SAM riboswitch aptamer (S box leader) from an uncultured Pseudomonadota bacterium, 122 nucleotides, folded computationally. Model confidence (mean pLDDT): 85 of 100.
[in-house]
RNA sequence: AGCUCAUCGAGACCGGCUGAGGGAAAGGCCCUUCGACGCCGGGGCAACCCGCGGAACUUCCGCACGGUGCCAACUCCUGCUGCCACGGCCUGCUUUACGGCGACCGGGCUGAUAGAUGAGCA
Numbered sequence: 001a002g003c004u005c006a007u008c009g010a011g012a013c014c015g016g017c018u019g020a021g022g023g024a025a026a027g028g029c030c031c032u033u034c035g036a037c038g039c040c041g042g043g044g045c046a047a048c049c050c051g052c053g054g055a056a057c058u059u060c061c062g063c064a065c066g067g068u069g070c071c072a073a074c075u076c077c078u079g080c081u082g083c084c085a086c087g088g089c090c091u092g093c094u095u096u097a098c099g100g101c102g103a104c105c106g107g108g109c110u111g112a113u114a115g116a117u118g119a120g121c122a
Base pairs, nucleotide, nucleotide: 002121003120004119005118006117007116008115013042014041015040016039017038021031022030023029026078027077028076043071044070045069048067049066051063052062053061054060055059075114080111082109083108084107086106087105088104090102092101093100094099
């Protein structure tokens, strides 16, 4: 580096060192010399593994030593499939007309892709 499963709209800081980028990539949009990112020390959040207890028991609830992880923004947003007719709009088709159908832009929902984390596998 790979495969499988699960979760991802909640939560979480204070110092020291360093010094210009960082938020995975792309497009956006943000953070950042009022010092980001990174490293170190301390603190915390959480409950994936492990452990203990409980229950309506192959799942759920609680605790929290240890193993991880995490402590800006919904995985920061978006792209790709499907659906909705919610808003806008059209030199389109149709109707006497109201209207209906369709296209385009935006929006919403859903699934996927990609990513992150954990556990297991090989």